[in-house]
The RNA shown here (c-di-AMP riboswitch aptamer (ydaO/yuaA leader)) has 141 nucleotides and comes from a Clostridia bacterium. The sequence was found by an Rfam model in a public genome assembly. Its Rfam family is "c-di-AMP riboswitch aptamer (ydaO/yuaA leader)". Its family is annotated with cyclic-di-AMP binding and regulation of gene expression in the Gene Ontology. The coordinates come from a structure-prediction model, not an experiment, and the mean pLDDT is 79.
């Protein structure tokens, strides 16, 4: 000097998943509450009309769909794509590059939906190239 791994702090990313107060506790943690953010149920009106244990239906989420391996039909699994989504450190856009394209819940049941009502505030990670426009901060004169 380079590369890789590990740990701490700061900062940052996906995501709604953050902050604060009080009580218990040696502390950690737990419980309750507030603000903030997010989801579900739920009228008139509107929409929908062929319902049903059967082609069941529905929710959260970017995460849908097609083809192939593949044969008698499948199925687990794998692969190639794809609707859609994310990062590149002020914001937006463009280009470029790199990624994700899952999982799970309700339980036969739910369109929208004011009032009302109810639930959650997890989990997992480490990117940093360029240009245009807009904005902010600092220093000097």
């Nucleotide at each position: 000097a380079u590369u890789g791994a590990u740990g701490a702090a700061a900062c940052g990313c996906u995501g709604a998943a953050u902050u604060c107060u009080c009580a218990u506790u040696u502390a950690g943690a737990u419980g309750a509450g507030a603000a903030g953010c997010g989801g579900g149920g739920g009228a008139c009106c509107c929409g929908g009309u062929u319902u049903u244990u059967u082609u069941g239906g529905g929710g959260u989420g970017a995460a849908u769909c097609u083809c192939u391996c593949a044969u008698a039909c499948c199925a687990a699994g794998a692969g190639a794509g794809u609707a859609g989504g994310g990062u590149u450190a002020a914001c937006u856009u463009u280009c470029a590059a790199c990624c994700c394209g899952a999982a799970u819940c309700c339980g036969u049941c739910a369109g929208c939906u004011a009032a009302c009502u109810u639930c959650g505030c997890a989990a997992g990670c480490g990117u940093g190239g360029a240009a245009a426009g807009u904005g902010g901060g600092a220093g000097c004169u």